[in-house]
RNA sequence: CGGGAUGUAGCGCAGCUGGUAGCGUACCACGUUCGGGACGUGGGGGUCGCCGGUUCGAGUCCGGCCAUCCCGA
Numbered sequence: 001c002g003g004g005a006u007g008u009a010g011c012g013c014a015g016c017u018g019g020u021a022g023c024g025u026a027c028c029a030c031g032u033u034c035g036g037g038a039c040g041u042g043g044g045g046g047u048c049g050c051c052g053g054u055u056c057g058a059g060u061c062c063g064g065c066c067a068u069c070c071c072g073a
Base pairs, nucleotide, nucleotide: 001072002071003070004069005068006067007066010025011024012023013022019056027043028042029041030040031039049065050064051063052062053061
């Protein structure tokens, strides 16, 4: 320098054919227990990497850029 993959909650990930952003874990509260752990119930937490474009509507489609990883030179 060229090509490809990935980027979504603290962490690990899903999100179809564009139409309400979800799951697990973690965290908080309560229950249970002598207490803790485990278990159960409930709860909070997101500018979806950044900037633009298309559209009535974008996590999703298009363009540019950034970061990480892989391949090639």
Transfer RNA from a Bacteroidota bacterium, 73 nucleotides, folded computationally.
RNAcentral holds the sequence, with entries from ENA.
The prediction has a mean pLDDT of 81.
Taxonomically the source falls in Bacteroidota (Bacteria, Pseudomonadati).
It matches the Rfam family "tRNA". Rfam classes the family as a transfer RNA. About the family: Transfer RNA (tRNA) molecules are approximately 80 nucleotides in length. Their secondary structure includes four short double-helical elements and three loops (D, anti-codon, and T loops).